RNA sequence: CUCUUAUCAUGAGCGGCGGAGGGAAUAGGCCCUGUGAAGCCCGGCAACCUUAAAGUGAGAUUUGACUUACUUUUAACGGUGCUAAAUCCUACAGAUCAACGGAUGAUCUGGAAGAUAAGAG
Numbered sequence: 001c002u003c004u005u006a007u008c009a010u011g012a013g014c015g016g017c018g019g020a021g022g023g024a025a026u027a028g029g030c031c032c033u034g035u036g037a038a039g040c041c042c043g044g045c046a047a048c049c050u051u052a053a054a055g056u057g058a059g060a061u062u063u064g065a066c067u068u069a070c071u072u073u074u075a076a077c078g079g080u081g082c083u084a085a086a087u088c089c090u091a092c093a094g095a096u097c098a099a100c101g102g103a104u105g106a107u108c109u110g111g112a113a114g115a116u117a118a119g120a121g
Stems, first nucleotide, its partner, number of pairs: 001121008013042001015041003021032003026091004043083003048079002050075001052073008087113001092110007
């Protein structure tokens, strides 16, 4: 960097340094920010990998041990990650409802893109 799978409406500081931007890309919005942005440190949150226990299915098997997948609980030591607003909202497609001369609005669903984790190349 690419591919696959899963998740993305919960949660997390009135701290220190820093000194002007930030909220992924493009566009349209909207918002945060000298009452201190980005970034770094500390703190905190979180169970993706991981720890421990139990249960269920499959494989193996004379029996058992064992392997593997899933579910629930548990642990924040470790590997990451996160720490304003739903991935801040929308863009593509479809459905439903309302309105209706037409335009339009709202809700839901599925894609696309992105983020994070695990595995593979």